[in-house]
Context: one part of a larger RNA
């Protein structure tokens, strides 16, 4: 001199883009943050159209009412299916295949694309419902009834499979065709598990580690290789090219400083990795469990004392920390993801506004003219010199302000469909109107003098200044340097 996810002090007009708990991975009150499927299935309501029984009324072939089978439309909890392993936080762990980066063989891959071939016959539950109980809750029991695309079996493929739903036609019970779906092998794409060379802090005031250690040969385990586990059997394997131990640390793309080698970080984005009250476990699933379960521990909360509930390192926002970090806003218009045949639904991802001169860019805070160089202030050798064309004054001009009209793009895709937003912007009207501060001035370093004070109060990055003439302290006047920002502190080049 440059930088910063900065922070105090003074001051502070707009507007664009960006960014905003670095500390306590401390602890949380309330609200949302993953549903979605009625085109898989049965029910409970409430309606719609028909059909049956059995009453009334009378207008004798109509209305009401109840009852039975069925159709069609909804809501609503179950059951089943798919999604909750994506998105979204964090950086505690971890010095290691965790990350980069270059290969590599013993692998699996849900949704999709694709190529072939198939889907035949049965069966017994159960939830929901009803009914009787237990409980403060939270939940849970017995009995009794039903359904599938939930679950068995059997056949068929040399062993292993399978499920149906809807929409249209045609005839009157069945067929044909569509659309979504099912099973089984082939292929692809994606994703994702292993292995391996290279590369990856700091410490010898850690010097010797290691025994499922290292190798083998057999079983068992995984999708797969493999001491990955386990029996046997050798006795090995790392190490001063620093093994091991201890410390620190997510890491790389990058980001900042240099001319460059190189030095320091490692917010925000983007890519991997771990993590989700603290530490174990399992289930389910193609697949790694962060708003799933289960013990165990602390905490905090309810309780009828017998039990029980909970996890914001999602989004807001609350106390503590601390120099310091933001609304308990709008929307699903757009992009993107789930579910769904669709129309939809949900999305605190996301798009947006609010707040914070936090960091950068851009604009303003007026232009021109104007000398009796007025007054005022300061200084003064008392003749003046300074402030200083600065002001008043005169003539323009409206970037901003303010008040009114008018109004978007962003929507793809004919019709409809904008949260921003009546916002950006565009006309007009009004009047210089609404808009400068903050360091500094002995050298180093641009910019000087007066009065106070008297090694006194006080300054200071270094050198120093200050004991009666202080250009270094405090204050007036002036001057310099930057400017909506200026100095300070801190931290790295």
């Nucleotide at each position: 001199g440059g930088a910063u996810g900065a922070a105090c002090g003074c001051u502070g007009g707009c507007g664009g883009u960006a960014u905003g708990c670095u500390u306590u991975a401390c602890a949380c009150a309330u609200g949302c943050a993953a549903g979605u499927u009625g085109a898989a299935c049965g029910u409970u309501c409430c309606g719609u159209u028909u059909u049956u029984u059995u009453g009334a009324a009378u207008u004798u072939a109509u209305u009401c009412a109840u009852u039975u089978a069925a159709u069609u439309g909804g809501c609503a909890a179950g059951u089943g299916g798919c999604a909750g392993a994506c998105u979204g936080g964090u950086g505690a762990g971890u010095a290691c295949a965790a990350c980069g980066u270059a290969g590599g063989a013993a692998u699996c891959u849900a949704c999709c694309c694709u190529u072939a071939g198939g889907a035949g016959u049965g069966g017994g539950a159960u939830a929901a419902c009803a009914u009787c109980a237990a409980u403060a809750a939270c939940u849970c029991g017995g009995u009794g009834c039903u359904a599938a695309u939930a679950c068995c079996a059997c056949g068929u493929a040399u062993u292993u499979a399978a499920a149906g739903a809807u929409a249209a036609c045609u005839u009157u019970a069945u067929g044909u065709u569509u659309u979504c779906g099912c099973c089984u092998a082939g292929g692809g794409a994606u994703g994702a598990g292993c292995c391996u060379g290279c590369g990856c802090c700091u410490g010898a005031u850690u010097a010797g580690u290691u025994a499922g250690u290292u190798g083998g040969u057999g079983u068992g385990g995984u999708a797969a290789u493999g001491g990955c586990a386990c029996a046997c059997c050798a006795a090995g394997a790392c190490u001063u090219u620093g093994a091991u131990c201890a410390g620190u640390a997510g890491u790389u793309g990058a980001u900042u400083a240099g001319g460059g080698a190189u030095a320091a970080u490692g917010a925000u984005c983007a890519g991997c990795c771990a993590c989700a009250c603290u530490g174990g476990g399992a289930u389910u699933g193609a697949a790694a469990a962060u708003g799933g379960c289960c013990c165990a521990g602390a905490c905090u909360c309810c309780u009828a004392c017998g039990g029980g509930a909970g996890g914001c390192a999602g989004c807001a926002g609350u106390g503590a920390g601390g120099a310091a970090u933001u609304u308990u806003c709008c929307g699903c218009a757009a992009u993107g993801g789930a579910c769904g045949a669709a129309a939809g639904u949900c999305u605190g991802a996301c798009g947006g506004a609010g707040c914070a001169a936090u960091a950068c860019c851009g604009c303003g805070u007026g232009g021109a003219g104007g000398a009796u160089g007025a007054a005022g202030g300061c200084c003064u050798u008392u003749g003046g010199g300074u402030u200083g064309u600065a002001a008043u004054c005169u003539c323009c001009u409206u970037u901003u302000c303010u008040c009114a009209a008018a109004a978007a793009a962003g929507a793809a895709a004919u019709c409809u469909u904008g949260a921003c937003g009546g916002u950006a912007u565009u006309u007009g009207a009004g009047g210089a109107a609404u808009a400068a501060g903050c360091a500094u001035c002995g050298g180093c370093u641009a910019a000087c003098u007066c009065u106070g004070u008297g090694c006194c109060a006080g300054c200071a990055g270094c050198c120093g200044c200050g004991g009666u003439a202080a250009u270094a302290c405090a204050g007036g006047g002036g001057a310099u340097g930057c400017a909506a920002g200026u100095g300070u502190u801190a931290u790295c080049u």

This is a predicted structure of a 493-nucleotide part of an RNA (small-subunit ribosomal RNA, 5' domain) from Eutreptia sp. CCAC 1914B. A source record names the gene rrn16. Lineage of the source: Eukaryota > Discoba > Eutreptiales > Eutreptiaceae > Eutreptia. The RNAcentral record of the full RNA draws on ENA and SILVA. It matches the Rfam family "Bacterial small subunit ribosomal RNA".